[in-house]
Context: one part of a larger RNA
RNA sequence: GGCGUGCGGCGGAUGCCUUGGCACUAACAGCAGAAGAAGGACGUGACUACCUGCGAAAAGCCUUGGGGAGAUGGAAGUAAUCAAUGAUCCAGGGAUAUCCGAAUGGGGAAACCCAAAUGGAGUAACAUCCAUUUAUCCUACACUGAAUACAUAGGUGUAGCGAAGACAACCCAGUGAAUUGAAACAUCUUAGUAGCUGGAGGAAAAGAAAGAGAAAUCGAUUCCCUAAGUAGUGGCGAGCGAAAGGGGAAGAGCCCAAACCAAGUAUGACUUGGGGUUGUAGGACCUUCAAAAACCGACAAUAGAUAGUAGAAUAGCAUUGAAAGGCUAACCAAAGAGGGUGCAAGUCCCGUAUACGAAAUCGACGAUAGGCGGAAGGUAUCCUGAGUACGGCGAGACACGUGAAAUCUUGUCGGAAUCGACGCGGACCACCGCGUAAGGCUAAAUACUAGUUAGUGACCGAUAGUGAACCAGUACAGUGAUGGAAAGGUGAAAAGAACCCCGGGAGGGGAGUGAAAUAGAACCUGAAACCGCAUGCCUACAAGAAGUCAGAGGGCGUUAAAGCCUGAUGGCGUGCCUAUUGAAGAAUGAACCGGCGAGUUAUUUUAUCGUGCGAGGUUAAGUGGGAGACACGGAGCCGAAGCGAAAGCGAGUCUUAAGAGGGCGCAAAGUACGAUGGAAUAGACCCGAAACCAGGCGAGCUAGCCAUGACCAGGUUGAAGUAGGGGUAAAACCCUAUGGAGGACCGAACCGACGUUCGUUGAAAAGACCGCGGAUGAGUUGUGGCUAGGGGUGAAAUUCCAAUCGAGCUUGGUGAUAGCUGGUUCUCCCCGAAAUAGCUUUAGGGCUAGCCUUGAAAGGAAAGCACCAUGGAGGUAGAGCACUGAAUACUAGAUGGUCCUGUUAAGGGAUACUGAUAGUAAUCAAACUCCGAAUGCCAUGGGUAGCAUAUUCAGGAGUCAGACUGUGGGAGAUAAGUUCCAUGGUCAAGAGGGAAACAGCCCAGACCUACAGUUAAGGUCCCUAAAUUCAUGCUAAGUGUUAAAGGAUGUGAAGUUGCACAGACAGCUAGGAUGUUGGCUUAGAAGCAGCCACCAUUCAAAGAGUGCGUAACAGCUCACUAGUCGAGCGACUUUGCGCCGAAGAUUUACCGGGGCUAAGCAUGAUACCGAAGCUUAGGACUCUACGGAGUGGUAGGGGAGCGUUCCAUAUGCAUCGAAGGUACACCGCAAGGAGUGCUGGAGCGUAUGGAAGUGAGAAUGCCGGUGUGAGUAACGAAUGUGGGUGAGAAUCCCACACACCGAUUGCCUAAGGUUUCCUGGGGAAGGUUCGUCCACCCAGGGUAAGUCGGGAACUAAGGCGAGGCCGAAAGGCGUAGUCGAUGGAUAACAGGUUGAUAUUCCGUACCCGCACAUAGGCGAAGUAGUGACAAAGAAGGCUAAUACAUCCAACUGCUGGAAUAGUUGGUACAAGCGGGAUAGCAGGUGCAUAGGCAAAUCCGUGCACGGAAUGCAAGACGUGAAGUGUAGUGAAAGGAUUAAUCCGAGUAAUGAAGUGUAUGACGCCAGCUUUCGAGAAAAGCUGCUAGCUUAACUAUGUGUGGCCCGUACCGAGAACGAACACACGUGGGCAAGGAGAGAAUCCUAAGGUGAGC
Repeated sequence: GGCGUGCGGCGGAUGCCUUGGCACUAACAGCAGAAGAAGGACGUGACUACCUGCGAAAAGCCUUGGGGAGAUGGAAGUAAUCAAUGAUCCAGGGAUAUCCGAAUGGGGAAACCCAAAUGGAGUAACAUCCAUUUAUCCUACACUGAAUACAUAGGUGUAGCGAAGACAACCCAGUGAAUUGAAACAUCUUAGUAGCUGGAGGAAAAGAAAGAGAAAUCGAUUCCCUAAGUAGUGGCGAGCGAAAGGGGAAGAGCCCAAACCAAGUAUGACUUGGGGUUGUAGGACCUUCAAAAACCGACAAUAGAUAGUAGAAUAGCAUUGAAAGGCUAACCAAAGAGGGUGCAAGUCCCGUAUACGAAAUCGACGAUAGGCGGAAGGUAUCCUGAGUACGGCGAGACACGUGAAAUCUUGUCGGAAUCGACGCGGACCACCGCGUAAGGCUAAAUACUAGUUAGUGACCGAUAGUGAACCAGUACAGUGAUGGAAAGGUGAAAAGAACCCCGGGAGGGGAGUGAAAUAGAACCUGAAACCGCAUGCCUACAAGAAGUCAGAGGGCGUUAAAGCCUGAUGGCGUGCCUAUUGAAGAAUGAACCGGCGAGUUAUUUUAUCGUGCGAGGUUAAGUGGGAGACACGGAGCCGAAGCGAAAGCGAGUCUUAAGAGGGCGCAAAGUACGAUGGAAUAGACCCGAAACCAGGCGAGCUAGCCAUGACCAGGUUGAAGUAGGGGUAAAACCCUAUGGAGGACCGAACCGACGUUCGUUGAAAAGACCGCGGAUGAGUUGUGGCUAGGGGUGAAAUUCCAAUCGAGCUUGGUGAUAGCUGGUUCUCCCCGAAAUAGCUUUAGGGCUAGCCUUGAAAGGAAAGCACCAUGGAGGUAGAGCACUGAAUACUAGAUGGUCCUGUUAAGGGAUACUGAUAGUAAUCAAACUCCGAAUGCCAUGGGUAGCAUAUUCAGGAGUCAGACUGUGGGAGAUAAGUUCCAUGGUCAAGAGGGAAACAGCCCAGACCUACAGUUAAGGUCCCUAAAUUCAUGCUAAGUGUUAAAGGAUGUGAAGUUGCACAGACAGCUAGGAUGUUGGCUUAGAAGCAGCCACCAUUCAAAGAGUGCGUAACAGCUCACUAGUCGAGCGACUUUGCGCCGAAGAUUUACCGGGGCUAAGCAUGAUACCGAAGCUUAGGACUCUACGGAGUGGUAGGGGAGCGUUCCAUAUGCAUCGAAGGUACACCGCAAGGAGUGCUGGAGCGUAUGGAAGUGAGAAUGCCGGUGUGAGUAACGAAUGUGGGUGAGAAUCCCACACACCGAUUGCCUAAGGUUUCCUGGGGAAGGUUCGUCCACCCAGGGUAAGUCGGGAACUAAGGCGAGGCCGAAAGGCGUAGUCGAUGGAUAACAGGUUGAUAUUCCGUACCCGCACAUAGGCGAAGUAGUGACAAAGAAGGCUAAUACAUCCAACUGCUGGAAUAGUUGGUACAAGCGGGAUAGCAGGUGCAUAGGCAAAUCCGUGCACGGAAUGCAAGACGUGAAGUGUAGUGAAAGGAUUAAUCCGAGUAAUGAAGUGUAUGACGCCAGCUUUCGAGAAAAGCUGCUAGCUUAACUAUGUGUGGCCCGUACCGAGAACGAACACACGUGGGCAAGGAGAGAAUCCUAAGGUGAGC
């Protein structure tokens, strides 16, 4: 380390439970709100954070009832109280009810700010406080009142239980999509749906016929069933889809206008009253009669609602912690519903059946009072709803898409009739019918459920059921709209562990409680992953999909079974799923475990099965009923008759001239319900888009714009202009100064982002270091605003619009759609495919056919298959050349050409041209055939020892990607593991044996068991089962154990043909000559460059020469010959086995290895081995004709079962121990089922049926837990030493040293944050380590304003907006107004003080009210001035600040100097008040005046005089200050420690000098110059009058008063925005020294820091 076992940890499955949900039923109710709602904020308790209750009268107050003993909520505790004089509690009524919210006095960033009027409290008075009222619109009334005379508009006041806003669904109306379906899409569909908007009610809407529609009919509306998926409509596609009629629920009818009459009167198109209200016309009018029916309908009272009351009956014994369970014996029942009680209770408790009850509030039905209300006749006249009906054009609605399109509505244009009339009956006309429009009201039956009460469930039981059982719409995320969790259980009772021990604590061990503590609060049960401890067996030469089969040894001892654990060694053996022709695949998916997770439901239809009835079957809505029982209900549906386009006829009918023929029928029973399989419509098996549309939310990021503010060190250059000089007739022009322009130059801050590097699970979801670009401009930036998605914005990149952009985000339509991918959960049994054809905007999809399955029918062993026989059709293989073509040689050779001849011509001749045709010989063909098989196909027959199929109908499918291999072909290159056909096989869907391994090849088709037999392919030396078998050959190459053309005297066999004892072949010896150097050619050519010829002689033989060689010769050789030798030697053909040809990359690596000379090859023989084949034995199941046959299997069809949850009935088990968990060696073919022990502590089975949220391993599934990676990466920038504290110190505190920042890492502040601030304590978690420490946790404390900032004062951009204008609605714009700072206005400053605040307290000042006193011209909301404004530049006056000197204080020693010296430090001070001054700037006075909406003495304008007076600075000086503050000097009390000493504390106290010079700002002051882009508004302030004459106002003094909000702290390398204690981002102010132009840079000061391993 592995396996097993035991015991634990972690974790939270399972079981049990339920306070919470879900779905319904019945009844009620369907509100509430300016008398302030819904909903909130903030408060409220003795102690109180939260919830609940309540509201400053605040867990409550008063009262009327109920009730009767305890009570002060959840919620313990302490304290203090209440209660029989009736508390708490329950119900009715009342009181109170802060602030926000319609929000309503004005405003506003909801819960805040600011008012006015009247009354009151309060003060000397002002302040301050309390109560009430004060919005807008509408309506009514009254008063008032413009242009404009009356009037009207308008204004003012009063009144209104008028409106507003909220609300789950239902209802009516306005507006109105898209995804989707149509397999595309546009009409159409989705759909008048979703959404938005307006309005109403408890219901709404509709409604008493100008109707329906064909019946001489019905008789308001609404709803249900039916008619009916009919009639219709419809790219006549997808789809859409009535009505009448019938059956039911309910049931209800009425009122005006008009004619006519009367009254009033503003005399009018008047008002009121009477009258009158319809179609068979009615009414007025005239005549006559009558006094009733019908209809509407209160008040009071009652039933009832809102608290309650009474309410039967049990004991004992044992078990147990506990009895309600058991046993024994009783009782009640109009009560045996349910819940509780220490376990399972009719008789213990609450209840239940039943009976009863209300001071107060609400309150029906019914009845009644009351109201309304008559009929007949006559027909001269009058009335009966007008921009209407209707028509044209354009639309919409009707089931009806423009259609033949009636009917209804109307945007627009036209436009009637008047009862002798008018409308309608699906174009229109006639006839005949039906009705009376253009006015109105109307209950019930119907729809829905936020809410109340009572109940129910074959609904859930904590991953379920609501998102939410729990303090959940919470925590948390987001700018926002919006999104949105997790989380239940101790025990009967807290009896919640006193006390002791270890430990700093956490935690643990004892003790104790309890039935139990492994029920101990991290608490019932307590599975698995994962992590340990202990132990039996095994394990250190071993190669491993990890198992399986065999098995030695060791250990154990069981549900006693050929037992269990381990496993040396050996054999065999490449996971699962999905998708595929094909996966171990290096193709998909899964880290592991647990839980959850996918063919359902409704309606219609079809087939099968079951049941009932049957030529019939059956009800629907509804009614009765306690009921889902049962009964009623026959409307309707299906069937019993068909045929035809129809009229129509009918067992027939249609076609037709037809009695023909033919088509479709007749001669077979259905129907209702249930179950099962399918289909259609619905999301329809589950998950999954990118998208489309609607309504909202976003410009806190970013883009542009608007308003108002801020910022840019320093240096350089030197435009125009100007001045002087020169120059010119005058200019121009030149020089020198001056001047200070510029999308000028260099370069920090600032803004940007060109480059490398680093970073890339970062420090950072865009950064860092180093360089880089712009840096007075088209510059940068703060604050407040505007523009919004079919859009905005854009110096333009498809850029940006909140880390998102070729169309934001969010919610909804929505479960969009997905011919696509993935996933789809228990078992066994039977059968079992396809990857083809046709069509397809079709090719990875579909439909029909083919092939599969299930049932039935006929038939009865034959239709089918196989074999055989017989008979057929045919044109392939082959063959052939007769046809059609191709093609070769030769012969003949027509025609044509050419040449010759012919005086021309005819003609003749020749021809190495052409080459028809014919012949001879020999060929070729998929689209040639004079021929022509085998096989296959068709038919018939039946012969058989065969097989058992085939056919038809009906239900259900799947399949349309195929693969290799043999054979026949096409394409290709007679390439492909290529492609396309045909025909077999196998795989697919097929295991086993062989081929080393190897879907498709060979053998062979696996129901199970066997340590039996026998074979196939293939094998038999070892690995490795079986022959080192036999016989005969071959091979020598390790051929075997890769390959071609080609090559070779390898070797065996067969053959043909030569030579050979008259001597072959090979070797050796010798010869190899002569004419001649053949001729030609050539410089030369002599056998041997080349051309021609290739003779002859001698010979045993010898080429006018086989090769080498020479310049040419020469030379060497060969052929040929003789000798020697002595027996075979050559050539060729066929053939077996070999050889060469033969070079590659990790490693031999082309027998599977060893190795083999057979253990190779060939032939033959005999044995043996060898499979899941066959046989044998046993067993299971299926079919059967009962003889027997069969059982591999994917897609798929069919059958039979197991298990889970719940229900019904029956019957059982359980505290002497249910479910669940855990262990085990038992049973069943399987899914599964028992039993026993332990755990557990209260429920659970069995049988038969029923109903389903019914079975998990995979969906990059969801949720939770736990691993591996891994003790790995990382821990985000200087320390060291000593001391202290402490249980513990690198990290906390102190000291010292060192280091860092220092235009910042210092100080102040805006935004933002919101207690982080201070003190004391703590150390679980947070802190990237640690921690005694903290920005962490706990407790307590802390923020003081007339002057600072904001409000009570102002206005900008912009917002809102009375009236108003516009618009389907919502709403948009905008006047008066009213808000709105980033601006204008505005009275405070040194110093001190706290642990924490200070311009806030102290101190010293100032401002404004009020009262009083004194003195007095005060004064608009009108008018005028001022307020009041750009950029750049140069110069001036100052101050801050700094330096040096002076002065003061302390010190001056070691080692040279130094005392009239040196070193160090200090040398400071506000507002206010006071009187001067200077620079520059401004003029002042008088008179007149048609302007400044009235007036003006003011302003403006004009005239005259006039240069003085006056007004305006910063600052300085004095005072403030005999003060404050400071260098220096410097205690003590008290405390700590063994002590030295330390803390207290450099605290209290004391306290010197305080001058000058220089430099000098970007700060302050007042002006100036230049330029063009020409540079806010209002309040305030100051004049002036109108007016007023005192209650007002001004001045001085005294006294007195001065509201609300903010104020702590951070302000950033830890308090802000970035998920973090994040190397990023974030506006303004201050700005020391040395060097330097400088805010660059380096070093330092003040001050801060050392970065949390």